[in-house]
Context: one part of a larger RNA
């Protein structure tokens, strides 16, 4: 791990409600008894009050009044749904307490025995020299001290994160201590909130931040996780509020059935009515731009002296620019209220009675709050996932088409039509970037290109190139060492002209030199600057090599206009289940109608199928269950038939009764 077998809503008691049935103003018996019994009790048939009580009343209140009653159906039993209590749908703690059983492991302690090769250092004392009056001192010998020392057995158990994991800590290298607080047999002693502890929350039999075994114990568990046939109707919620409450549950909302009652909700369209948003606006408020015109008003500056001026700062008014959740003269759409009238309804809706689920919600559009933002929070309204399948979008819960009952043919939505791949052609333009076929980018910018407009110059020659001139007074005054157009300051003029600055720029130490405007000659046709709109380019950066979904297109790319096709469970057309409504004496039938038939959690409803019981009725050695295959039947859950095997028991009908359906629960058990 597969396979086979077991495996989860059940008892009891009580109580609500639904349905059947028996009795009924009654209705039932309980424990004993047994031929009839027992009427104790229960429920019912009167309420009211807190009680005493009174009673179709009653309580409250001074009383009005107001409050619960009164007009009659209940009871027993069985089924089936909920509720309480019970282990209560199963499995599953950690842990609490009790009593008991452990100190053959280990922790410490007592008694009593045992063990530590070999070598090295060489304390005290003690002796002899020598000094010394002498205490002592130095040398030499001699001795053998020590939680010395080096190292075996014995005790360990640092390191190598070496190898092992061998029914559980091992094995090798390596390394501590090794006469001591040393190791170590054997007998004992201390016991679980206790013991022992050179203290590590260590050990106290592979178990310790409270041992172990057993019992209260099926201890609880708002937590995981599991919970078996089929098939039909409807079919959610993820919001309020409260809770030591946020992983949970009551209540309300919203689902489902099942019974009564009534006509009504959706959509148009039409009157009369709410409203103050979007957008706008500047009539108020409040902010804001730039002129202007009165005022010198607090400061402040200036002249001056009592009083002016003012280029500052302000105030008010006019014009003018921009604006506002807490502005609003005027104001939609949307949305809503009443009526009417049309449409639409297997009608709906209410109420009353039962079950429930849920109370973790998510995204997309449209308005906000808070945030620099976010796949971000939070609110509102809508919608779609949730619980939704099908087509498309490469792939993709909520993006766009469409809401799937079965079959078969067709026609279209959204996308699309080269090739993977089902379908296409035309017209005009526009890109040159492989942009782009992909809404993956932004200020800024661009003599890329196409377009829209407008002003100017232009055959009396424009634009742009090339050739030619570009003088003259004069080197302008001044200043400077110097200043000649071209450090700097002033001024900026006259003449000669086709034109030509007291000079736009580069250059000299200053001159000199090259252009420049400006004129003129060739040359011959458009030029020069705004400006409107497209596509295009740069801007443009991420970590393995790469993505238009690939190939690959110059269109098979963007724009507009036609066009014809493909392409869903959508739409139609034929058949055929099934639901619901309403009709029909023959009703488990038949006929009509149907904007019915997607479904999580849920609620209702009808079937299949297993084991026993009771009747009833058949089978079967001429072959019963069981098995294994073939077929048919049904929507399915299953039913049957034929064939082989088997070899002694089985069905079917109506009823009843349950230990009654497995793929899952790290399920349990046994095979392999």
């Nucleotide at each position: 791990g597969c396979c086979a077998g077991g495996g989860a809503g059940u008892u009891a008691u009580u109580u609500u409600u639904u349905g059947u049935g028996g009795c009924g103003a009654g209705g039932u018996u309980a424990a004993c008894a047994u031929u009839u019994g027992g009427u104790a009790g229960c429920c019912a048939a009167a309420g009211c009050g807190a009680a005493a009580g009174c009673g179709a009343g009653u309580c409250u209140g001074a009383a009005a009044g107001g409050g619960c009653g009164u007009u009659u159906a209940g009871u027993c039993a069985c089924a089936g749904a909920g509720g309480a209590u019970u282990g209560a749908c199963c499995c599953g703690a950690a842990g609490c307490c009790a009593g008991a059983u452990g100190a053959u492991c280990u922790a410490a302690u007592c008694a009593u025995g045992a063990g530590c090769a070999a070598g090295g250092c060489g304390a005290a004392g003690u002796u002899c020299u020598u000094a010394g009056a002498a205490a002592u001192a130095a040398g030499g010998a001699u001795g053998g001290a020590g939680g010395c020392c080096u190292g075996a057995a014995c005790c360990g158990g640092u390191g190598u994160u070496a190898u092992g994991u061998g029914c559980a800590u091992g094995u090798a290298c390596u390394u501590g201590g090794a006469u001591g607080a040393c190791u170590u047999g054997u007998g004992a002693u201390u016991a679980g909130g206790g013991g022992u502890g050179a203290a590590a929350a260590g050990c106290c039999u592979a178990u310790c931040u409270a041992a172990u075994c057993u019992g209260g114990c099926g201890a609880u568990g708002g937590c995981u996780g599991g919970u078996u046939c089929c098939a039909g109707u409807u079919g959610a919620a993820a919001u309020a509020u409260g809770c030591c409450u946020u992983a949970g549950u009551a209540u309300a909302g919203c689902c489902u059935u099942a019974u009564u009652u009534u006509g009504u909700u959706u959509g148009u369209a039409u009157a009369c009515g709410a409203g103050g948003u979007a957008a706008a606006g500047u009539a108020c408020g409040g902010a804001u731009u730039g002129a202007g015109u009165u005022u010198g008003c607090a400061g402040a500056g200036c002249a001056u002296u009592a009083u002016g001026c003012u280029a500052c700062g302000g105030a008010a008014c006019u014009c003018u620019u921009u604006c506002c959740a807490a502005c609003u003269c005027a104001g939609a759409a949307u949305u809503u209220g009443u009526a009417u009238a049309c449409u639409g309804c297997u009608u709906a809706a209410a109420a009353u009675a039962a079950g429930a689920a849920a109370c973790g919600g998510g995204g997309g559009c449209a308005g906000g709050g808070c945030g620099u933002a976010a796949g971000g929070u939070c609110c509102u309204g809508u919608u779609c996932c949730g619980a939704g399948a099908c087509c498309c979008g490469a792939a993709c819960a909520a993006g766009g088409g469409a809401g799937a009952c079965u079959a078969u043919g067709g026609u279209u939505a959204a996308g699309g039509u080269c090739c993977c791949u089902a379908a296409u052609g035309u017209a005009u333009g526009c890109u040159a970037a492989g942009u782009g076929u992909a809404u993956c980018a932004a200020a800024a910018g661009g003599u890329g290109u196409c377009u829209u407009a407008a002003a100017c110059c232009u055959g009396a020659g424009a634009c742009a190139g090339u050739g030619g001139g570009g003088a003259g007074g004069u080197a302008g005054g001044c200043a400077c060492a110097g200043a000649a157009g071209c450090a700097g300051c002033c001024a900026c003029c006259c003449u000669u002209u086709a034109a030509a600055g007291a000079a736009a720029g580069c250059g000299u130490a200053a001159c000199a030199g090259c252009u420049c405007a400006c004129c003129u000659a060739u040359c011959g046709a458009g030029g020069u600057u705004u400006u409107u709109g497209g596509c295009c380019c740069u801007g443009a950066a991420a970590a393995u090599g790469g993505a238009c979904g690939g190939g690959g297109c110059u269109a098979a790319g963007c724009a507009u206009a036609c066009u014809a096709c493909c392409g869903a469970u959508a739409c139609c057309a034929u058949a055929g289940a099934g639901g619901c409504a309403c009709u029909c004496a023959g009703a488990u039938g038949a006929g009509u109608g149907u904007u019915c038939u997607g479904g999580u959690a849920a609620a209702c409803u009808g079937g299949c199928g297993u084991g026993c019981u009771u009747u009833u009725u058949g089978u079967g050695c001429a072959g019963a269950a069981g098995c294994a295959u073939u077929c048919u039947c049904g929507a399915a859950a299953g039913a049957g038939u034929g064939u082989g095997u088997g070899g002694a028991a089985c069905a079917a009908a109506a009823a009843g009764c349950a230990a009654u359906g497995a793929a899952a629960a790290u399920c349990c058990u046994g095979g392999c």
RNAcentral holds the full RNA, with entries from ENA.
A computed fold for a 672-nucleotide part of an RNA from a Candidatus Pacearchaeota archaeon, annotated as large-subunit ribosomal RNA, domain II.
It matches the Rfam family "Archaeal large subunit ribosomal RNA". Rfam links the family to the GO terms structural constituent of ribosome and ribosome.